[in-house]
RNA sequence: UCGGGUAAUUGAACUGCAGCGCGACCUGCAAAACAGGAGCGAGGAAAGUCCGGACUUCAAAGAGCAGAGUGCUGGCUAACGGCCAGGCGGGGUAACUCGACGGAAAGUGCAACAGAAAAAAAACAGCCUAAGCCGUAAGGCCGGCAAUGGUGAAAACGUGAGGUAAGAGCUCACGGAUUUGAUUGGCAACAAUCAGUCUGGCAAACCCCACUCGAAGCAAAGCCAAAUAGGGGUGGAGAGCUGGCUCGGCUCAUUAUCACACUCGGGUUGGCUGCAAAGAAUGUUUCGGCAACGUAACAUCAAGAGAAAUUGUAGUUAAAACAGAAUCCGGCUUAUAAAUUGCCCGAAUUU
RNA sequence: GUGGCUGUAGUCAAGCGGUUAAGACAAUGGAUUGUGAUUCCAUCAUGCGGGGGUUCGAAUCCCCUCAGUCACCCCA
Numbered sequence: 001u002c003g004g005g006u007a008a009u010u011g012a013a014c015u016g017c018a019g020c021g022c023g024a025c026c027u028g029c030a031a032a033a034c035a036g037g038a039g040c041g042a043g044g045a046a047a048g049u050c051c052g053g054a055c056u057u058c059a060a061a062g063a064g065c066a067g068a069g070u071g072c073u074g075g076c077u078a079a080c081g082g083c084c085a086g087g088c089g090g091g092g093u094a095a096c097u098c099g100a101c102g103g104a105a106a107g108u109g110c111a112a113c114a115g116a117a118a119a120a121a122a123a124c125a126g127c128c129u130a131a132g133c134c135g136u137a138a139g140g141c142c143g144g145c146a147a148u149g150g151u152g153a154a155a156a157c158g159u160g161a162g163g164u165a166a167g168a169g170c171u172c173a174c175g176g177a178u179u180u181g182a183u184u185g186g187c188a189a190c191a192a193u194c195a196g197u198c199u200g201g202c203a204a205a206c207c208c209c210a211c212u213c214g215a216a217g218c219a220a221a222g223c224c225a226a227a228u229a230g231g232g233g234u235g236g237a238g239a240g241c242u243g244g245c246u247c248g249g250c251u252c253a254u255u256a257u258c259a260c261a262c263u264c265g266g267g268u269u270g271g272c273u274g275c276a277a278a279g280a281a282u283g284u285u286u287c288g289g290c291a292a293c294g295u296a297a298c299a300u301c302a303a304g305a306g307a308a309a310u311u312g313u314a315g316u317u318a319a320a321a322c323a324g325a326a327u328c329c330g331g332c333u334u335a336u337a338a339a340u341u342g343c344c345c346g347a348a349u350u351u
Numbered sequence: 352g353u354g355g356c357u358g359u360a361g362u363c364a365a366g367c368g369g370u371u372a373a374g375a376c377a378a379u380g381g382a383u384u385g386u387g388a389u390u391c392c393a394u395c396a397u398g399c400g401g402g403g404g405u406u407c408g409a410a411u412c413c414c415c416u417c418a419g420u421c422a423c424c425c426c427a
Base pairs, nucleotide, nucleotide: 001347002346003345004344005343006342007341008340009339010338012317013316014315015314016313017312018311020041021040022039025037026036027035028034043322047333048332050331051330052329053328054327055217056216057215058214062247063246064245065244067213068212069211070210071209072086073085074084075083076082087101088099089098090097091096102208103207107206108205109202110201124149125148126145127144128143132141133140134139157175158174159173160172161171162170176198177197178196180195181194182193183192184191185190221273222272223271224270231264232263233262234261235260236258238252239251240250241249265426266425267424279301281300282299283298284297285296287294288293352423353422354421355420356419357418358417361376362375363374369407378394379393380392381391382390400416401415402414403413404412
């Protein structure tokens, strides 16, 4: 210098004019209302709603089955399907990066077509005639084999040598696989060595194992106020509360003016709280830890309603992305123009 | 906002791991008829919303994403 990897940051700035929302403030007015002033006013994803929590209600928050989720190991956290570190496997020369990564030797199942055969078996083509039987012989019978060919996504360890009638892990060498055993190292996942074994794939098929999970969601929920018809029809002896089922418990109803369910109809289109200034918050530093993170000190932080404000315009600069909070937090995922910084890797050149 | 559901030719819709994805209506052509309707025969297609993964193989199983749609207050 070029090319890459990774961790972060910003994601318009300034000025003039006009305008919008809010309620910790100030001034005018005795006060309120109102007016003026000053202050604050979208994001890194506010998004998707994919996870996890806070919070609220379901009488208390019970048992079993079913169901759902997660899935290498250890740690972090309020919690998690998140994060950190490590292991194993894939990619890359490397920095680094990606991985739904428990179990197929518990059981069941699946594998179309092709093929002889799709998982303790089999023989289409093919190879053999050593042993036994028949035959004078050629050969046949009884048989043996799975190396070679062909099929397929996949064919029962691979290559070579020995061996044999022909062959075969039948034997040997090298290699591969292995949740089989032992030893050593490691908290563990796992790794190495020795011995044994050779028993394919799919669990994002059922399933097994381990762990977790009560349900609904701020249109939750509490209070105040208003209106209407606490009205009609159908079903109905049981119904609702834990929702899929059973048991237990609680509540309502139990002979009809009825609990409850469905449906038709009618009414309202209100207010306060929840909810907003402060918490699992953010930043800097100390200490502990490889790290995530924890701990202590200091500092900082005033959007917020509802069918919903956060804008328009003019100018300068390259000014141009994705995109707009709705109970609040922690994550993940997806979208994103342009710019900046730290560290690391590779190649070339120069000293 | 919160919670569900659905995407398969122009329309409706079956299929839920297996060879080339049923069927109906519509459309096009033909037959029948004097002409039309009906009926019969044949044909047609940019069809599994988009992307990625698992698998030998995906419309079907899993993940991400896009679009559409439904429910929610009071009398009670």